Notes
RNAcentral holds the full RNA, with entries from ENA, Greengenes and SILVA. A computed fold for a 346-nucleotide part of an RNA from an uncultured Bacteroidales bacterium, annotated as small-subunit ribosomal RNA, central domain. The prediction has a mean pLDDT of 86.
Context: one part of a larger RNA
RNA sequence: UUGGGUUUAAAGGGUGCGUAGGUUGUAGAUUAAGUCAGCGGUGAAAAUGAUAUGCUUAACAUAUUACGUGCCGUAGAAACUGAUUUACUAGAAUAUUGGUGAAGUAUGCGGAAUGCGCGGUGUAGCGGUGAAAUGCAUAGAUAUUGCGCAGAAGGUCGAUUGCGAAAGCAGCGUACUAAUUGAUAAUUGACACUGAGGCACGAAAGCGUGGGGAUCAAACAGGAUUAGAUACCCUGGUAGUCCACGCUGUAAACGAUGAUAACUCGCUGUCGGCUAAUAUAGGUCGGUGGUCAAGCGAAAGCGAUAAGUUAUCCACCUGGGGAGUACGACCGCAAGGUUGAAACUC
Numbered sequence: 001u002u003g004g005g006u007u008u009a010a011a012g013g014g015u016g017c018g019u020a021g022g023u024u025g026u027a028g029a030u031u032a033a034g035u036c037a038g039c040g041g042u043g044a045a046a047a048u049g050a051u052a053u054g055c056u057u058a059a060c061a062u063a064u065u066a067c068g069u070g071c072c073g074u075a076g077a078a079a080c081u082g083a084u085u086u087a088c089u090a091g092a093a094u095a096u097u098g099g100u101g102a103a104g105u106a107u108g109c110g111g112a113a114u115g116c117g118c119g120g121u122g123u124a125g126c127g128g129u130g131a132a133a134u135g136c137a138u139a140g141a142u143a144u145u146g147c148g149c150a151g152a153a154g155g156u157c158g159a160u161u162g163c164g165a166a167a168g169c170a171g172c173g174u175a176c177u178a179a180u181u182g183a184u185a186a187u188u189g190a191c192a193c194u195g196a197g198g199c200a201c202g203a204a205a206g207c208g209u210g211g212g213g214a215u216c217a218a219a220c221a222g223g224a225u226u227a228g229a230u231a232c233c234c235u236g237g238u239a240g241u242c243c244a245c246g247c248u249g250u251a252a253a254c255g256a257u258g259a260u261a262a263c264u265c266g267c268u269g270u271c272g273g274c275u276a277a278u279a280u281a282g283g284u285c286g287g288u289g290g291u292c293a294a295g296c297g298a299a300a301g302c303g304a305u306a307a308g309u310u311a312u313c314c315a316c317c318u319g320g321g322g323a324g325u326a327c328g329a330c331c332g333c334a335a336g337g338u339u340g341a342a343a344c345u346c
Base pairs, nucleotide, nucleotide: 004317005316006315007300008299012314014201015200016199017198021194022193023192025088026087027086028085029084030083031082033081034080035077036076038074039073040072041071042070048066049065050064051063052062053061054060091191092188093187094186095184096183097182098181099180100179103177104176105175106174107173108172109171114150115149116148117147118146119145120144121143125136126135162169163168206247207246208245209244210243211242216240220236221235222234223233258313259312260311261310262309263308266291267290268289269288270287271286272285273284274283275282295302296301319346320345321344328339329338330337331336
């Protein structure tokens, strides 16, 4: 490289938008670039196949012929691909009219809890653990009660629920923005799919500047435990956790399962629509679960939300270690990230 693969054995990019490229509905007409077949030219010799001849035979040599997949020219064919053109509506988009949701951004409001401050009641303990101690407390704690302040998080509802491309999203209200879906079949008429590069988004931790700081809590300190205990347990506690702006760009970023389209026996839940006279039912469209036929799979299992049967496009894999390391390049304030070997070894 070919082939074969990518849920769990190596392997699906974290996710989207989209450039080039690749691929691309139905019917007709034209063309003839690809395609197909005819003819002509060329396709060196040697070699190779066949036949014949010459060395006693063979190897070898000589002659004739075949082969020469290709390229060029010429006059044709028109099913398929391409190109041009004319139509179509089943893909796609739009419109009209209804729904849906923790989708996003901004802003306002409210309650419980926690901590703190001030006051009242009240007195000797509180707290914590396996047991303790450190710690707090007669300068009046813990408990209880009244008022006030602060920040963060959203109990119940709440669910194999819902929404979002993924990351993710949950108190209540308002404004703005986006999405998705049902019905109608009104409009456009293939406008589509995928997508190397590229651009954007991207948990947590971390970084920069400025705020904020209740809780929790890396580091750190003390108390225990222990042979030791740089831990697990306890008492404290700083970064951080929160907000604004900017960076970082990674995760078991997981369904460990790329996107799109078509096809393949049933049963049973549930969410959002529509239909409506068998109305507690049934049908249908879009999601989300369970179980299973065929089929697939090494098995576990998957099974219309496929890991089944197919098509198009992209990404990735090729024994273990060395190693996601070194070097170089690019990015970053840094931490580091992306790309990514070899020697050697089994």